Predicted 3D model of a 93-nucleotide RNA (c-di-GMP-I riboswitch aptamer) from a Bdellovibrionales bacterium. Its mean pLDDT, the model's own confidence on a scale to 100, is 88. The RNAcentral record of the sequence draws on Ribocentre.
């Protein structure tokens, strides 16, 4: 340096759920808690998924407005959905 993660050492992270904060929501953060994780460390670049404040279209009829409802769209979210990029501990070969 490359590949691998059977065993070992020191450890690390923390799903659901609960409480609090935040956000329109999805979600995020903090504390508790452990389902799991060898990159469950970091990055939304590609695909997927989730959400719809807002925008557009339709209901909407001669014209304008139009609460509300439905549909569509991320610029929002997800790195613990997958791929990709960057970095890294220990051990073995």
């Nucleotide at each position: 340096c490359u590949u691998u993660g059977a065993a070992a050492a020191g450890g690390g992270c923390a799903a659901a759920c609960u409480g609090g904060u935040u956000g329109a929501a999805a979600g995020a953060c903090c504390a508790g808690g452990a389902c799991g994780c060898a990159a469950a460390g970091c990055c939304a670049c590609g695909g997927g998924a989730c959400u719809u404040c807002g925008a557009g279209c339709u209901g909407a009829a001669c014209c304008c407005c139009g609460a509300c409802a439905g549909c569509u769209c991320a610029u929002g979210u997800u790195a613990g959905c997958c791929g990709g990029g960057c970095u890294a501990c220990c051990a073995a070969a």